This is a predicted structure of a 519-nucleotide part of an RNA (small-subunit ribosomal RNA, 5' domain) from an uncultured bacterium. Rfam family: Bacterial small subunit ribosomal RNA. Its family is annotated with structural constituent of ribosome and ribosome in the Gene Ontology. RNAcentral holds the full RNA, with entries from ENA and SILVA.
Context: one part of a larger RNA
RNA sequence: GAUGAACGCUGGCGGCGUGCUUAACACAUGCAAGUCGAACGAAGCAUAGGAGUGGAAUUUUUCGGAAGGAAACAACUAUGACUGAGUGGCGGACGGGUGAGUAACGCGUGGGUAACCUGCCUCAUACAGGGGGAUAACAGUUAGAAAUGACUGCUAAUACCGCAUAAGCGCACAAAACCGCAUGGUUUGGUGUGAAAAACUGAGGUGGUAUGAGAUGGACCCGCGUCUGAUUAGCUAGUUGGAGAGGUAACGGCUCACCAAGGCAACGAUCAGUAGCCGACCUGAGAGGGUGACCGGCCACAUUGGGACUGAGACACGGCCCAAACUCCUACGGGAGGCAGCAGUGGGGAAUAUUGCACAAUGGGGGAAACCCUGAUGCAGCAACGCCGCGUGAGUGAAGAAGUAUUUCGGUAUGUAAAGCUCUAUCAGCAGGGAAGAAGAGAGACGGUACCUGACUAAGAAGCCCCGGCUAACUACGUGCCAGCAGCCGCGGUAAUACGUAGGGGGCAAGCGUUAUAC
Numbered sequence: 001g002a003u004g005a006a007c008g009c010u011g012g013c014g015g016c017g018u019g020c021u022u023a024a025c026a027c028a029u030g031c032a033a034g035u036c037g038a039a040c041g042a043a044g045c046a047u048a049g050g051a052g053u054g055g056a057a058u059u060u061u062u063c064g065g066a067a068g069g070a071a072a073c074a075a076c077u078a079u080g081a082c083u084g085a086g087u088g089g090c091g092g093a094c095g096g097g098u099g100a101g102u103a104a105c106g107c108g109u110g111g112g113u114a115a116c117c118u119g120c121c122u123c124a125u126a127c128a129g130g131g132g133g134a135u136a137a138c139a140g141u142u143a144g145a146a147a148u149g150a151c152u153g154c155u156a157a158u159a160c161c162g163c164a165u166a167a168g169c170g171c172a173c174a175a176a177a178c179c180g181c182a183u184g185g186u187u188u189g190g191u192g193u194g195a196a197a198a199a200c201u202g203a204g205g206u207g208g209u210a211u212g213a214g215a216u217g218g219a220c221c222c223g224c225g226u227c228u229g230a231u232u233a234g235c236u237a238g239u240u241g242g243a244g245a246g247g248u249a250a251c252g253g254c255u256c257a258c259c260a261a262g263g264c265a266a267c268g269a270u271c272a273g274u275a276g277c278c279g280a281c282c283u284g285a286g287a288g289g290g291u292g293a294c295c296g297g298c299c300a301c302a303u304u305g306g307g308a309c310u311g312a313g314a315c316a317c318g319g320c321c322c323a324a325a326c327u328c329c330u331a332c333g334g335g336a337g338g339c340a341g342c343a344g345u346g347g348g349g350a351a352u353a354u355u356g357c358a359c360a361a362u363g364g365g366g367g368a369a370a371c372c373c374u375g376a377u378g379c380a381g382c383a384a385c386g387c388c389g390c391g392u393g394a395g396u397g398a399a400g401a402a403g404u405a406u407u408u409c410g411g412u413a414u415g416u417a418a419a420g421c422u423c424u425a426u427c428a429g430c431a432g433g434g435a436a437g438a439a440g441a442g443a444g445a446c447g448g449u450a451c452c453u454g455a456c457u458a459a460g461a462a463g464c465c466c467c468g469g470c471u472a473a474c475u476a477c478g479u480g481c482c483a484g485c486a487g488c489c490g491c492g493g494u495a496a497u498a499c500g501u502a503g504g505g506g507g508c509a510a511g512c513g514u515u516a517u518a519c
Base pairs, nucleotide, nucleotide: 002517003516005515006514007513008512009511012390013389014388015387016386017385018383019382020348025346026345027344029343030342031341034090035089036088039087040086043083044082045080046079047078048077049076052073053072058067059066060065097301098300099299106226107225108224109223110222111221112220113219116218117217121214122213123212124211125210126209127208129163131161132160138153139152140151141150142149143148169194170193171192172191173190175188176187177186178185179184199206200205227273228272229271234264235263236262239261240260241259242258244256245255246254276298277297278296279295280291281290282289283288303324304323305322306321307320326337327336328335329334354380356379357378358377362376363374364373365372366371393423394422395421396420403414404413405412406411427460430454431453432452433451437446463508464507465506466505467504468489469488470487474503475502476501477500478499484491485490
């Protein structure tokens, strides 16, 4: 000099940051991923119309009735900035958390892919013809305590499936030209063969299919670097290589059958321990040493272990299946769950915050849009945890007051310090006004905040450590190797500047010391 700190004493304000380092321990409760009616059918609601049912008031009467048509119910039709369940689309692979595992192409850095993929976005080219069968919703029946089903019947689509078409594309066959970096690559034309599409509209558009290019994102491979231990010296059978097959977006023992017997290691294999890596951060003149909190990049994980499905992308934190442990419900037959998301609870611990406000901004998802969702984010709350800034007054004031300490009893110190007098108002408090942040019509959580103005009172605001040397700062009393101090040297056994108290002094200051850790 430093810290994500803790502890002791103390504590006025503001700005900006930071805040479970331990049990990747277990979690009550709420929220954290939805959205689209301009893909679709059905239902409901509202408004308007309304076949029909209905039959009141009233009129009339020969008292039997007749005329009259209100309320109410209502099939059906139309409309809707309406509603939510279902089918369908896109998004739930991002964003957010954690560091358990990992000594590894995991990370860093530099290359390679003639061995690869890429939804949404941009550009270009060519298209979208004509059909079919279902199914959820719904209705009915039915099983179950529930979770959840089963059967029958009906219906739609941008859901699903054939057919047509094929500029271009894939595959197979044979060829030519050019080129290269080994396997090879590119281009050209030929034959055969295969695969597409979807509509909606508010009529402006928005979408769909194929191919090519770009952009973005990813995948794989390689050189070099990346902790400790030899009181770990040998390790390895898919092991090392081959040719073949399968598989993958793709190369590859990635997997499989066969063949060969290789491969790694004292330049440290294998084993064991520890550990996420980096940009960076701390220290240091540097070289180095230490660390990997916050912020940014990459990786890994989501109760433990395993698996695939869907998809452009996952082997998927708030998806599925299986096994295990744990918790909960149960009618005992069977079911439900996963905070290492944000708050919050218990536990552990020296120790770490609110079950807050808002989508106003920035971004993200969906939507044509309006808009909806967003514990990302923006803010607020708590904590001197850190850094920075400010204040706790300024001037004058000698009778050097009183008090206190000391004394050689004369004095000396506290000390211009206080009181007194004259001022000022930063902060806090009171009152009035009051933003920018919205570029963009509306819309501001923060927030009546920041800021401005006015009045008002020196009032409401100083402690902590030290004073033997190192090391700035000394006397008195008490104690008497006791009680105690102490970072090192050391102090204390009757005159202790070293223990305790007081007066005085020194240092830092809303902090000051101690402890811990690293340089």